[in-house]
Molecule: FMN riboswitch aptamer (RFN element)
Organism: soil metagenome
RNA sequence: ACCUUCGGGGCAGGGUGAAAUCCCCGACCGGCGGUAUGGCGUCCGCUCAGAUGGCUGACGCCAAGCCCGCGAGCCGCGCUUCUGCGUGGCAGAUCCGGUGUGAGGCCGGAGCCGACAGUUACAGUCUGGAUGGGAGAAGGU
Numbered sequence: 001a002c003c004u005u006c007g008g009g010g011c012a013g014g015g016u017g018a019a020a021u022c023c024c025c026g027a028c029c030g031g032c033g034g035u036a037u038g039g040c041g042u043c044c045g046c047u048c049a050g051a052u053g054g055c056u057g058a059c060g061c062c063a064a065g066c067c068c069g070c071g072a073g074c075c076g077c078g079c080u081u082c083u084g085c086g087u088g089g090c091a092g093a094u095c096c097g098g099u100g101u102g103a104g105g106c107c108g109g110a111g112c113c114g115a116c117a118g119u120u121a122c123a124g125u126c127u128g129g130a131u132g133g134g135a136g137a138a139g140g141u
Stems, first nucleotide, its partner, number of pairs: 001141006013025003027125002029114002031070004038062006045055003065112002073090007094110005116128003
């Protein structure tokens, strides 16, 4: 560099109503990469009477919706072989306590967030663009 494959989950139960998986009570869900005071494993060494126990270190794997970034989506502009490409913008959310040298990540608790279009009534969860696109992951040449 090229090829192949893979690459997103979720309203149970109830209330109101003519009508709601859209409102209310309640329930449920969490893409990709990075980071790592957590977990697991392997190994060297130390400890111990001895050890499969305890401890130091090295390496590997796993580990964040709300810490950093990316993706999908929306709006504008330019180019265009009319399908895309480039570019600018929009684009969510975390605190408290504990442990500790140190917490944004661990433990405990409480909280918060979620594109666009559609709809007999307002949608993270229904339907649709989408048998699409995609951050990327694995393998092969």